[in-house]
RNA sequence: CGGGGUGUAGCGCAGUUGGCCAGCGCGCAGCGUUCGGGACGCUGAGGUCGUGGGUUCAAGUCCCGCCAUCCCGA
Numbered sequence: 001c002g003g004g005g006u007g008u009a010g011c012g013c014a015g016u017u018g019g020c021c022a023g024c025g026c027g028c029a030g031c032g033u034u035c036g037g038g039a040c041g042c043u044g045a046g047g048u049c050g051u052g053g054g055u056u057c058a059a060g061u062c063c064c065g066c067c068a069u070c071c072c073g074a
Stems, first nucleotide, its partner, number of pairs: 001073007010026004019057001028044005050066005
């Protein structure tokens, strides 16, 4: 320098023919249970979907630039 993958909650991920309030597990908080803890059960908080634009009535999803990271090649 060229090509390709990935970027969604603290962590790991799903969401992929554009359309509902953006979800799951773990973790975290509260409550129940217990003498107490763990385990278990119930409830809840937490996201401007890497960033800036574009298309569209509507974008996590499509298009373009940039950033980060991984892989391949030179």